[in-house]
RNA sequence: GAAGCCUGCCAGGCCGCCGCUGGUGCAAGCGUGGAAACACCGCACUGGAGGAACGUCCGGACUGCACAGGACAGCGCAGGAGGUAACACCUCUCCACCGAAAGCCGCAAGGACCAAGGUGAGGAUCAGAGCAACAGAGACGAGCCGGUUCAGUCCGGGUGAAACGGGCAAUCUCUGCGCGCAGCAAUACCAAGUAGGCCAGCGUUGAUGUGGUUCCGCAGAGCUGGCGGGUAGGUAGCACCGAGCCGGUGGGGUGACCCCCGGCCCAGAUGAAUGGCGGUCACGCGACGGGCAACCGUCGCGCACAGAAUCCGGCGUAUCGGCAGGCUUCCCUU
RNA sequence: GCGACUGUAGCUCAGUGGAUAGAGUAUCGGCCUCCGAAGCCGAGGGUCGUGGGUUCGAUCCCCGCCAGUCGCGCCA
Numbered sequence: 001g002a003a004g005c006c007u008g009c010c011a012g013g014c015c016g017c018c019g020c021u022g023g024u025g026c027a028a029g030c031g032u033g034g035a036a037a038c039a040c041c042g043c044a045c046u047g048g049a050g051g052a053a054c055g056u057c058c059g060g061a062c063u064g065c066a067c068a069g070g071a072c073a074g075c076g077c078a079g080g081a082g083g084u085a086a087c088a089c090c091u092c093u094c095c096a097c098c099g100a101a102a103g104c105c106g107c108a109a110g111g112a113c114c115a116a117g118g119u120g121a122g123g124a125u126c127a128g129a130g131c132a133a134c135a136g137a138g139a140c141g142a143g144c145c146g147g148u149u150c151a152g153u154c155c156g157g158g159u160g161a162a163a164c165g166g167g168c169a170a171u172c173u174c175u176g177c178g179c180g181c182a183g184c185a186a187u188a189c190c191a192a193g194u195a196g197g198c199c200a201g202c203g204u205u206g207a208u209g210u211g212g213u214u215c216c217g218c219a220g221a222g223c224u225g226g227c228g229g230g231u232a233g234g235u236a237g238c239a240c241c242g243a244g245c246c247g248g249u250g251g252g253g254u255g256a257c258c259c260c261c262g263g264c265c266c267a268g269a270u271g272a273a274u275g276g277c278g279g280u281c282a283c284g285c286g287a288c289g290g291g292c293a294a295c296c297g298u299c300g301c302g303c304a305c306a307g308a309a310u311c312c313g314g315c316g317u318a319u320c321g322g323c324a325g326g327c328u329u330c331c332c333u334u
Numbered sequence: 335g336c337g338a339c340u341g342u343a344g345c346u347c348a349g350u351g352g353a354u355a356g357a358g359u360a361u362c363g364g365c366c367u368c369c370g371a372a373g374c375c376g377a378g379g380g381u382c383g384u385g386g387g388u389u390c391g392a393u394c395c396c397c398g399c400c401a402g403u404c405g406c407g408c409c410a
Base pairs, nucleotide, nucleotide: 001330002329003328004327005326006325007324008323009322010321012281013280014279015278016277017276018275020048021047022046023045024044025043026042029041031040032039033038050305054316055315057314058313059312060311061310062183063182064181065180074179075178076177077176078175079093080092081091082090083089094122095120096119097118098117104111105110123174124173128172129171130168131167140165144157145156146155147154187236188235189234190233197227198226199225200224201223202222208219209218210217211216212215229409230408244264245263246262247261248260250259251258252257283302284301285300286299287298288297289296290295335406336405337404338403339402340401341400344359345358346357347356352390361377362376363375364374365373383399384398385397386396387395
């Protein structure tokens, strides 16, 4: 210098004006809205989208219900070892396949070797079942043809992906492992509303609820499902001291990751905030003008994908453009 | 949020591993008719939504995307 790969980061900056929405502190009254539950109001300070907030494909936290234990069914996973709260994710590693030019072989077509790196749903076909179009004599179980031998003893057999031995489990199946069921419209409480109606099942031989450890006691006429009817409100959950974020020339490990030290507190609505306008700088494209050229000036246009909705860890997908670092092979120069 | 599905000719659908994917209807051409409809004969028309994988071979089996459809939830 050329080619091929891998990883990390950013996601326009600043200023002015006008808004939207949370938090904290101070302050406030017989204030406003509403049927009520409840919500709102002033001033000051302060926070306010993402790397994917997306798809909702996996795994968890959390909450409710169920639950002695085990098995079946169903669903999922699959080399080995490790990481993790957990995983179908990640890391290391074995194996298989893919993976370029030069160089090598070859008259040529082409072939072999094949780096970094990439992909893998890579358990089992001596437990059993199933499948294989066309071609072919024959397609799954051994027979058939030719040669050969003491001997089905050995060798070969056009076609085809596969032919005297096997292949396919992303076919059933078997083995091992994992999973109780549901999801924030979970769940708890408040307010309002009603035909507290009809049908079915169970129930005074005690359903159902409830108190305490098994069991015993108490209350006891309703309980469950469907149809019909009603509501379309509020508060908590819910903005989190957390599997939290940032930094470290700290320690361990090949690595994923773990430990230690210091600092920080970081969005939260519900017809759903995080915006709009103007200026300026930066970036890209185009036109015009100047210049031998590098380039300079003016004008115009553009500036991605997308947007939290209980919260985390992954995966997958979309994305204008920019920055940084590393690996491999080959060539040139010293 | 959870669950169940669909995508094949212009339209409605079949095809559930095997060669060049079919049917009805619509379109076009011919026959018939004075003309048209109906009827009869024929023809054209397909990235099987899309990108991969498994397999000798995929509309079919598996995975990822894209587009669409349906169902459930509260009170009492």
Molecule: RNase P RNA; transfer RNA
Organism: Allobrachymonas wangyanguii